[in-house]
RNA sequence: CGGGGCGUAGUAUAUUGGUAGUACGCAAGGCUGGGGGUCUUGUAGGCCGGGUUCGAUUCCCGGCGCCCCGA
Numbered sequence: 001c002g003g004g005g006c007g008u009a010g011u012a013u014a015u016u017g018g019u020a021g022u023a024c025g026c027a028a029g030g031c032u033g034g035g036g037g038u039c040u041u042g043u044a045g046g047c048c049g050g051g052u053u054c055g056a057u058u059c060c061c062g063g064c065g066c067c068c069c070g071a
Stems, first nucleotide, its partner, number of pairs: 001070007010024004018054001025043007047063005
């Protein structure tokens, strides 16, 4: 320098145009004499900017970051 992939809660990972879900974590509570364990409830998210659309995490353009391949 060229090509490709990825970016979603504190962490990991789904959803791929119409309310963003799950697990772990964290907080409160129940069971227990306590711990552990388990159950319930809660917590918290679409990398940035622009475009398309009635509606964008999703499609398009640019940027940034990470990974892979080539030179």